SAM riboswitch aptamer (S box leader) from Clostridium oceanicum, 108 nucleotides, folded computationally. Taxonomically the source falls in Clostridium (Bacteria, Bacillati, Bacillota, Clostridiaceae). RNAcentral holds the sequence, with entries from MGnify. Its Rfam family is "SAM riboswitch aptamer (S box leader)". Rfam describes the family as follows. The SAM riboswitch is found upstream of a number of genes which code for proteins involved in methionine or cysteine biosynthesis in Gram-positive bacteria.
RNA sequence: UCUUAUCCAGAGAGGUGGAGGGAAAAGGGCCCUUUGAAACCCGGCAACCAGUGAGUAGUGAUGUUCACUAUAGGUGCCAAUUCCGGCAGUUAGUUCUGCAAGAUAAGA
Numbered sequence: 001u002c003u004u005a006u007c008c009a010g011a012g013a014g015g016u017g018g019a020g021g022g023a024a025a026a027g028g029g030c031c032c033u034u035u036g037a038a039a040c041c042c043g044g045c046a047a048c049c050a051g052u053g054a055g056u057a058g059u060g061a062u063g064u065u066c067a068c069u070a071u072a073g074g075u076g077c078c079a080a081u082u083c084c085g086g087c088a089g090u091u092a093g094u095u096c097u098g099c100a101a102g103a104u105a106a107g108a
Stems, first nucleotide, its partner, number of pairs: 001108007012042001014041003020032003028084002043078003048074002050069008082101001086099004
């Protein structure tokens, strides 16, 4: 960089730490924060990779759907919809749909 999938759910009143933080997106808006930010440790959530079972397509290899598990491991995540934002169409609407941008995972 490309492909595919997901993104309105979930996650501590712990320790260290001390002032900042909410990736980026055009400035911005709106928020969180000394009733303690970032960061680190512990803890937790989830279930993409993983495992189990059932269905289904296939001669088979294997694919696919649903349900369940979290035990070991690889990531990810733990204020607010991806905090809001852009474009096109649409709506009574701050409504809905699609696209773009971004994030994460798996693969190339």